[in-house]
Context: one part of a larger RNA
RNA sequence: AAUCAACGCUGGCGGCGUGCCUAACACAUGCAAGUCGAACGCGAAAGGGGCUUCGGCCCUGAGUAGAGUGGCGAACGGGUGAGUAACACGUGGGUGACCUACCUUCGAGUGGGGGAUAACGUUCCGAAAGGAGCGCUAAUACCGCAUGACGUUCCGGGUUUGAAGACCUGGAAACCAAAGCCGGGGACCGCAGGGCCUGGCGCUUGGAGAGGGGCCCGCGUCCGAUUAGCUAGUUGGCGGGGUAAUGGCCCACCAAGGCGACGAUCGGUAGCCGGCCUGAGAGGGCGGACGGCCACACUGGGACUGAGACACGGCCCAGACUCCUACGGGAGGCAGCAGUGGGGAAUUGUUCGCAAUGGGCGCAAGCCUGACGACGCAACGCCGCGUGGAGGAUGAAGGUCUUCGGAUUGUAAACUCCUGUUGACCGGGAAGAAUGGCUCCCAGAUGAAUAAUCUGGGGGAAUGGCGGUACCGGUUGAGGAAGCCACGGCUAACUCUGUGCCAGCAGCCGCGGUAAUACAGAGGUGGCAAGCGUUGUUC
Repeated sequence: AAUCAACGCUGGCGGCGUGCCUAACACAUGCAAGUCGAACGCGAAAGGGGCUUCGGCCCUGAGUAGAGUGGCGAACGGGUGAGUAACACGUGGGUGACCUACCUUCGAGUGGGGGAUAACGUUCCGAAAGGAGCGCUAAUACCGCAUGACGUUCCGGGUUUGAAGACCUGGAAACCAAAGCCGGGGACCGCAGGGCCUGGCGCUUGGAGAGGGGCCCGCGUCCGAUUAGCUAGUUGGCGGGGUAAUGGCCCACCAAGGCGACGAUCGGUAGCCGGCCUGAGAGGGCGGACGGCCACACUGGGACUGAGACACGGCCCAGACUCCUACGGGAGGCAGCAGUGGGGAAUUGUUCGCAAUGGGCGCAAGCCUGACGACGCAACGCCGCGUGGAGGAUGAAGGUCUUCGGAUUGUAAACUCCUGUUGACCGGGAAGAAUGGCUCCCAGAUGAAUAAUCUGGGGGAAUGGCGGUACCGGUUGAGGAAGCCACGGCUAACUCUGUGCCAGCAGCCGCGGUAAUACAGAGGUGGCAAGCGUUGUUC
């Protein structure tokens, strides 16, 4: 000097930050991932109204609520640091060995069929969780067919190259596509839906891009030799399997290799970095907050779905633990946000809001969002402000000391005149919010169109959690606001009393045994100040 600090004494305000370093210990409760009716079928009830033979029926509520099929998301965002000494990370490269949903851009297409199934109905089983049989039904769900290419596979040739799985070209066969939905419209056709025209959102296929990722390599990356040898898929090859892709990644066969004092192997410790602290620097220490990467999600293992996971709030198996049970069987995973117990010297609210920023879904309105924005708690840190200002000497009283003369506290107080930061009260009162959407007008594009749609411009209304907050004005009145440590030397600041090697102090040297500036109290002084000291840790 610094600190994710703690402890002691003390404590007025504001701004901005920070806040389980220990048990990756166990968790009650609530919330933290949904959304789309412009993909699809089904479809209540309460309430209100009417009729009634009092059993019920009809209309509305409402094609609403709702669950289901389907799509996208759930692999992001958020947490933690256990493991990991490793291509994990950092940095620089490679990919002639690769993938990429949504987005952008360019090209082509979107024809015609089929069979199911959930929901639902019904019959059952089960304490529950849940499950079974039969029957019906739709789709942008699923499956054939057609068309297919500059696409893929195969064969031949060529170009670039050190090397072709790159590019160009030829051939034959094979392999493959698709889905619809929502608007608008004059003539014509049609009873109508619609045909037809037109716009938007989709879908399929191919090329390119952007962003994202996989894999590989050079270099760098802690301690121990009181760890010296390690290795059998081990090291390499041929062939295959597997993968998006290279590769002992895996397998069969063959060979006997590979690593190591330039420290292998083993053991210990540890997430890595941008950075942070210190220091003149070189260096040393650290990796909390924020940002990037990695790893993990009760412990261990596994795959499924998917563009993407071997998946924190998904699935299966095993285990430990907790809970429910009708004893047959089931349910769970806060290292998400709050919160509880426990551990500990020690670390906060079971708050408000989606108004902003960002994310998911949706044409949109919008819905969801413990991300985030806010408020709350804690002097935990940094910064700022205040606790008054000016005048005021018979140098009052009191205290302390005294050589008893006085000295000092001390312009300090009283007293006089002010000020109003802050506080209290009263009044006014924001910026953060203009995008999108709605509505009106204008222009352009498209179009047969004055329609619809799209683009641009202008006007209008609406939208604020914080919050009646910040801020501003007024009223009031010095009023509500100072402590802590030290005073032997190092080190700035001295006397008195008590004590008597006792009680005690102490960072080091050292003080204390009757005159203690070193213990304890008092007066005074010094330092810092809403803090001051102590302890721990780093330089």
Molecule: small-subunit ribosomal RNA, 5' domain
Organism: uncultured bacterium